[in-house]
RNA sequence: GCCCGCGUAGGCUAGUGGUAGACUGAAGGAUUGUGGUUCCUUCGACGAGAGUUCGAUUCUCUCCGCGGGCC
Numbered sequence: 001g002c003c004c005g006c007g008u009a010g011g012c013u014a015g016u017g018g019u020a021g022a023c024u025g026a027a028g029g030a031u032u033g034u035g036g037u038u039c040c041u042u043c044g045a046c047g048a049g050a051g052u053u054c055g056a057u058u059c060u061c062u063c064c065g066c067g068g069g070c071c
Base pairs, nucleotide, nucleotide: 001070002069003068004067005066006065007064010024011023013021018054025043026042027041028040029039030038047063048062049061050060051059
């Protein structure tokens, strides 16, 4: 340099045009002699920009980052 794949809560991941969900975590509460377990409530995310569309996490393009392959 060329090609391919991936970017979603603090972490791991589902979703693939129509409200973004689970697990874990954090905070508060219930329970407990204390802790753990269990239960309840709350918090937290679509890498950036542009385009298509009534509507984009999803489709297209560019860029950024990560990984892989070729040279």
The prediction has a mean pLDDT of 82. Transfer RNA from a Candidatus Ranarchaeia archaeon, 71 nucleotides, folded computationally. Its Rfam family is "tRNA". The family's RNA type in Rfam is transfer RNA.